[in-house]
RNA sequence: GCGGAUGGCCGGAUGGCCGCGGGGCUGGCGGGUUUUCCCGCCGCGCCGAGGAAAGUCCGGACUCCCUGAAGCAACGGUGCCGGGUAACGCCCGGGCGGGGAAACCCGACGGAAAGCGCCACAGAGAUGAGACGGCCCCGCAGGUCGGGGUCACGGUGAAACGGUGGGGUAAGAGCCCACCGCGGGGCUGGCAACAGUUCCGGCACGGCAAGCCCCACCGGGAGCAAUGCCAAAUAGGACCUCCGCGGGGCCACGGCCCCGGGGCCGCUUCAGCCCCAGGCAGGUCGGGUUGGCAGCUUGAGCCCGCCGGCAACGGCGGGCCGAGAGGAAUGGUCAUCGAAGGGGCGCGAGCCCCGGAACAGAAUCCGGCUUACAGGCCGUCCGCGCAC
RNA sequence: GCCGGUGUAGCUCAGAUGGUAGAGCAACGCAUUCGUAAUGCGUGGGUCGGGGGUUCGAGUCCCUUCACCGGCA
Repeated sequence: GCGGAUGGCCGGAUGGCCGCGGGGCUGGCGGGUUUUCCCGCCGCGCCGAGGAAAGUCCGGACUCCCUGAAGCAACGGUGCCGGGUAACGCCCGGGCGGGGAAACCCGACGGAAAGCGCCACAGAGAUGAGACGGCCCCGCAGGUCGGGGUCACGGUGAAACGGUGGGGUAAGAGCCCACCGCGGGGCUGGCAACAGUUCCGGCACGGCAAGCCCCACCGGGAGCAAUGCCAAAUAGGACCUCCGCGGGGCCACGGCCCCGGGGCCGCUUCAGCCCCAGGCAGGUCGGGUUGGCAGCUUGAGCCCGCCGGCAACGGCGGGCCGAGAGGAAUGGUCAUCGAAGGGGCGCGAGCCCCGGAACAGAAUCCGGCUUACAGGCCGUCCGCGCAC
Repeated sequence: GCCGGUGUAGCUCAGAUGGUAGAGCAACGCAUUCGUAAUGCGUGGGUCGGGGGUUCGAGUCCCUUCACCGGCA
């Protein structure tokens, strides 16, 4: 210098003027029965979109609903091992497999010898196998023949019942042997996934679990338009549910107690609550009202330093407050500077002109993932070439 | 803002358990008719919304993305 890999950061800048939203002021004026509270206007000063605010795909906080607890069932999800975390399907480290010359990258990566199911077409045969051609043996009717053996060879297919070599055989075959592969046991290293090594087993074990399923673990439902309060408005109506006429005792005649029965989570057990003639008790739909306040922004928060850890992350100390609307603000204009891109000139370094900033935009709040994104900056590493 | 559903021929819709996609209407051609319609016979037309993955094989299973529809104060 060229090519590549990877981690992090920024993502138009500065200023003036006019606006918009929200707090603050022992500021001013006016109003509301109110020196203190509330509202309106004005003044001063402060704050005001993002790395994804997006998709709503996961995990939580928070609120309401469902009698509670335990177990089971059903349904849904996750899936190598260890760690991190409030939690996760996220992150970090490791293992195994795959890609690359390397840096490095990718992996829904439990179980197919628990069971069921499927494997179209082609092919002889698609899974407790099978004989089309070929090879070998036998028979006689002597060839386009019949019977048997065989999967080593051919052919089909995505996939053909271990692979290679040798022995063996009529031809063959794990039939036998060696190595590899597969399975099981032991030993060593590792928390583990797993790796290494050794002994045994002669094939029994094809693929698919992002088919059912099995195993392990996790999970109540709904969502801030949740929910609570105030004000305003109104009208009644339709439908559904509780639903089950038990016995005895006491009494101040209102009720209370005991036994029994019934109801309340899909089922069971335990506990608890309610009911046993009283009503309009409870609920749904529809209609009306559609204003205000709270929830609402200080939080698993951000920055810096030190310590522990390979890291994710954690601990301690110090500092900081960075939007809070509610049909919904974050804009307009002027000046200066300006990236990409385009054009011209020049051998070249470069100069001049045009141009004018990607994706996008808060809506209860966090932690992630995924998707979109012009351009720029800072590191670390790999390979090749050149110079010293 | 939150939640749910749909996407297959020009239109309306089928397509269980993965095996190579159909029906009705419409279009086109021929017949019938003096001509049209109706009727009869025949024909063509499909990136299964887009992309990726699992599988030998995907409309179907999984992930992601786009568009449309509906509900909730």

Predicted 3D model of RNase P RNA and transfer RNA as a complex of 461 nucleotides.